[in-house]
This record gives sequence, structure tokens and C1' cells, in this order.
RNA sequence: ACGUAAUAAGGUCCGAAUCGAAAGAGCGGGGGACUCUUUACCGGGGGUGAAUCGCGGCGUGUGCUGCGUAGGGCGGCCUUCACCCGAACCCGACAACUAACCUCGUAGGACUUGAAGGAGAUGUG
Repeated sequence: ACGUAAUAAGGUCCGAAUCGAAAGAGCGGGGGACUCUUUACCGGGGGUGAAUCGCGGCGUGUGCUGCGUAGGGCGGCCUUCACCCGAACCCGACAACUAACCUCGUAGGACUUGAAGGAGAUGUG
């Protein structure tokens, strides 16, 4: 000097997942009338989430896999281009919306989206 690993502090990101000693507060999800609208059942159906769908191949089958794709992405916003993601899990025959009301969660993980153009905001002189 370079590389790897660990620890601490700080900064930040995905996410509802933050604050508080606690009780709780805040944030987020589900269930749940009338009217209206529509749907379901039989062939199942439904929920969280950006993570859905199409074509092809393999497979007895649940599926696996290749190429795309709805949709999503980090440093204010918009457009274009490029790059990346496009999962995982839960309910258990059952749920449209839904006031009152009832109920649940508040984790886990990571070190990073750049370029060009445009419209603005704030501060300083």
C1' cells in the first nucleotide's frame, strides 16, 4: 500500500413495522349492514405483497425451466433511454362493496439507480 473478516458509531434504503420504562399512541391489514352494483357456488374460492399474465420445452402430476410481460426500484418531481426485480407465504369450503362494531401486525433484511433533458422550490449575493 492492497485485500478479506469481525466489532462499534454515524448515514441511508426495501417494508406498515416508528415513538414510549410501561400502559399505550401512531402507522398498516382483515372481517363486518341497508341502498346500489355485482359476484360466487357446481369445475373450488379468498388474503398479504410491485411480484401478474402469455408463448415454448420437460413432466403421470402438484410443478420445473427458457424467453417475454402487467407492475416495482435509492437519494425532491416529470419525460426518454439504460440497468435491476418481477418472489415468498397465509386462510381452509369460507368472506363483493360496506356505517356502527369486532379483530390482527408493528418484523425481517440490505449498502444502494444511473444518464440526458425539462418544469419548479428554497437559500445566498